[in-house]
Context: one part of a larger RNA
Formats: sequence, C1' cells, structure tokens
RNA sequence: CUGGGCGUAAAGCGCACGUAGGCGGACCAUUAAGUCAGGGGUGAAAGCCUGGAGCUCAACUCCAGAACUGCCUUUGAUACUGAUGGUCUCGAGUAUGGAAGAGGUUGGUGGAACUGCGAGUGUAGAGGUGAAAUUCGUAGAUAUUCGCAAGAACACCAGUGGCGAAGGCGGCCAACUGGUCCAUUACUGACGCUGAGGUGCGAAAGCGUGGGGAGCAAACAGGAUUAGAUACCCUGGUAGUCCACGCCGUAAACGAUGAAUGCCAGCCGUUGGGGAGCUUGCUCCUCAGUGGCGCAGCUAACGCUUUAAGCAUUCCGCCUGGGGAGUACGGUCGCAAGAUUAAAACUC
Repeated sequence: CUGGGCGUAAAGCGCACGUAGGCGGACCAUUAAGUCAGGGGUGAAAGCCUGGAGCUCAACUCCAGAACUGCCUUUGAUACUGAUGGUCUCGAGUAUGGAAGAGGUUGGUGGAACUGCGAGUGUAGAGGUGAAAUUCGUAGAUAUUCGCAAGAACACCAGUGGCGAAGGCGGCCAACUGGUCCAUUACUGACGCUGAGGUGCGAAAGCGUGGGGAGCAAACAGGAUUAGAUACCCUGGUAGUCCACGCCGUAAACGAUGAAUGCCAGCCGUUGGGGAGCUUGCUCCUCAGUGGCGCAGCUAACGCUUUAAGCAUUCCGCCUGGGGAGUACGGUCGCAAGAUUAAAACUC
C1' cells in the first nucleotide's frame, strides 16, 4: 500500500462557516467523453510461461508457440456516468399566519444574605475543633435593633424542563438582535450534501493595560495533628475571582459516539405546535424535540436499539504493538506561559 477498523481495546478534529475537490432528485431529447463490442497498427530482442530439440544429465543453449493484461486508430452499441438543451416538484429555499424559549448584546432596576462603618441596648466572653490553640474582646467584642456604604451572586419557581453549532446560558424590566418549530401549500425550480487548506467562535486557569475588590481564596504566615506533616483540620491572607479592551486556544471541550440522507416492531412519560371527536375536559391522530424500556438486527462482552453502536449511500477526520513521546530538532503562532505540526536511536 492493500485490508480491517475508530462508545469502553489504538483511533471522531472542541464547534461551526466555507474555498478547491468529491458526491448528488424525477422525466424527455441530443451527443458519444467515460463504458462495452468488433477490426487494424504497435507492443524490439533477450527474459518469464508452455511444448519440443542439442550438449552423457543438469545448469546452459537452440526452435516454435503463448503472453506482453498497454497505447494509438477506426467502425458500431447507448443501459449507466458525463456534457448540452428542455420540463417537473417530493430535496433545498422563499412568502403568509401563528408559537415557545436561562439564545446573544447593551442599558436600567429589585430583594435576601455576607462584610465593613456609625448609633442604641447590653456584659464577659466570643470564634473554632475530634479535642485544642493561633485569632477577636473591658480602648466594650459575640448577641440584638436601626441607619449607611460597597461588591458579588441571583433562594423559592426548577423539572432525565427550555434555548444554543459547540463552549455555554437562570432575579426583574426595556431596546436592539440570531436561530428554531407548527400551519397554509402561494412562489423559485436541484439552487443540494460534505468539506483538504482557510476563516471565525471557543470553559477554567494564565498574560498585558486601566479600573474594582464584599465574600471566597492558589502562594504565604501562624496554630494544631504527626515519628515527620513543605498536607488533610483551624485562624489569617495576596494574586485571582468582577468590569472594559487586547492576547492565549487548551479541557474527562464527553454521548469518551463526525456531518448529511433514506429505510427498519412496539410501549410508557415529558416539552412546543397543529388537527379531529364528543360527554367541555378528556380521548385519538400528526409534526418537531427530550427521556425510560424493549423486538428484530448488531456487538468480544458490556450494551446500543427510529435520538442506533441496526440496514445502506456520500464526503471529511483519524488509527496501525508497549515504552522512548505527544518528547527532541526544525517550522508556524504567542508578550510570556506555552500551543500546534512531529520523529529517531535504543529497549521489551
């Protein structure tokens, strides 16, 4: 390479948009590039293969055939693919009417709690723990009441509920804004799927500049525990956590399951639409999501099972024994931290 694979054994890019490319619905006509058939030319010789022959055999040599799976050309065939022209509506999109939602951005606003400050009451303890101590407190703490300030997060509702491509999103209000679903079947008429490179988004931590800083809290300090205790427990506490702008580009970025389309028993919930029936608050049907169970089938098993890991097609990514190693070197990116691409010797 081929083959076989990728939920858990090695293996699905974190996610999307999209360039090239690959693949692509129904019908008709034309063409004949691919495809198929026939003919012609060429495909040197030697070698290989088959059948013979010659050296005493063999190696070796000679003769004949086959083969040379290819290329060129010509004459036909037209199912499929391509190309060209035309038609269509079920894929895709548009329109109209509805619907739900923590989807996003910006601004405003509310209450509870923690902390601090001021004041009142009040007196000797309070904190904390397995037990303690560090710590706070007669300069009046803890407790309790009122007021003020500041920052951050939004109890209940809350739900294998919802929304989003993923990361993720949760008090309330407003403005701006993205997507989805259902119904009608009016319009366009294959406009589609995937996607190497590329571009954008991307938790937390971290970095730069400037703010902010209540609580929490790496580092750090102290108290304990212990043989020791650079920990677990306790008292403090700085970066950080928050905001604006700019970087970083990684996660068990997980459903450890790429995207799209079609097909293949059912049953029970739940979310958002629509329709029908009647006994008017229930039943049935249907579309889109989200869960539980389960047949066939699949699987090494576990399990998956119309939300497939089933049956098929298209396109992309990735794997190829363990360690060395996601490392070295080089390249690219980054302020740095580092990220990305990615070996070999050696060894079992």